[in-house]
RNA sequence: ACAUAACAAAGCCAAACUCGGCGUGAGCCGAGGACGGAAAGCCACGGAUCUUUCAGAGAAAGCCGGGUUGCCAUU
Repeated sequence: ACAUAACAAAGCCAAACUCGGCGUGAGCCGAGGACGGAAAGCCACGGAUCUUUCAGAGAAAGCCGGGUUGCCAUU
C1' cells in the first nucleotide's frame, strides 16, 4: 500500500416504540430504547420512495448504484 470480514480485542452507530419540543407536511432535535450494521462515517451524483404551495420546492437516504475518508486483526 492492497485485499479480506473469518478469529481476537478495544470501541462505535442505532431501527421500531415511548415522552417532551419544533415544522403546513414528509419529518427533525433531546432523553430512554435496541431491530440491526464492517463503514448504519461523510456527500446527495444517478435510480427508487415520501410531502407540499406542484416548483429551478422540500424530506429522508439504515433501498440499489456511485464518490470520498477511516479503526483493529490476519494474509
Molecule: c-di-GMP-I riboswitch aptamer
Organism: uncultured Desulfobacteraceae bacterium